[in-house]
RNA sequence: CUAUGAAAAAGGCAAACUUAUUGAAAAAUAAGGACGCAAAGCCACGAGUCUAAGGUGGAAACACUAUGAUGGUCGGGUUGCCAGG
Numbered sequence: 001c002u003a004u005g006a007a008a009a010a011g012g013c014a015a016a017c018u019u020a021u022u023g024a025a026a027a028a029u030a031a032g033g034a035c036g037c038a039a040a041g042c043c044a045c046g047a048g049u050c051u052a053a054g055g056u057g058g059a060a061a062c063a064c065u066a067u068g069a070u071g072g073u074c075g076g077g078u079u080g081c082c083a084g085g
Stems, first nucleotide, its partner, number of pairs: 001085002004083002012037002017032006035072001041078003045075003048070003054065004
C1' cells in the first nucleotide's frame, strides 16, 4: 500500500422472540436473548422497501403523497482491528 479473508488470536456487533418505554404507524431505544456478521463501524447522497399522522382527491369505501423510517436490501462516500499478500 492492498482489489484478499483459508486457518488462528485478541476483541466487537447482535436477527427472531420476550418485557418496558416512545411513536399515528413503519419503527426506534433499553434489558434479556443469539440467527448471523470482516465493516452487522459511521453518513439517508442514488436506487429499493416499509409506513401514511398531516395534506390532496372522494358522498363513503378508499386512492395518492415523506417532511417519517430502514445502513442486518443494494450501490456510493468515509474511518478502522487481526491475519494474508
A computed fold for an 85-nucleotide RNA from a Clostridiaceae bacterium, annotated as c-di-GMP-I riboswitch aptamer. Its mean pLDDT, the model's own confidence on a scale to 100, is 87. The sequence was found by an Rfam model in a public genome assembly.